[in-house]
RNA sequence: GCCACGAAAGAGCAAAUCUGUCGCAAGGCAGUGACGCAAAGCCAUGGGACCCAUGCGGUUCGCCAGGCUACCGAA
Repeated sequence: GCCACGAAAGAGCAAAUCUGUCGCAAGGCAGUGACGCAAAGCCAUGGGACCCAUGCGGUUCGCCAGGCUACCGAA
C1' cells in the first nucleotide's frame, strides 16, 4: 500500500411524525425530528413490494441480491 474485518476516535446520514410544495397515485423535494445505519453514499441491472392515466409507464437502493466509490485503523 492492498484485501478482509469493525474495537476506538473524529466526522457523516436521517425513519416515523408534523408543515410547505410537486405528482392521478405510489412517492419526491425542503424544513422539523431521530427510529436506526459501517456504506442508510451512488446505480433501477435481476428479483420483490407498491402506484397507475395499464404504456416499451412510474415509485422504492433505509426490501433482497449485484455493480461502482469511500473516512478511520485496534484485534
Notes: This is a predicted structure of a 75-nucleotide RNA (c-di-GMP-I riboswitch aptamer) from an Actinomycetes bacterium. The prediction has a mean pLDDT of 91. The sequence was found by an Rfam model in a public genome assembly. Lineage of the source: Bacteria > Bacillati > Actinomycetota > Actinomycetes. Of the family's consensus pairs, 94% are formed in the model.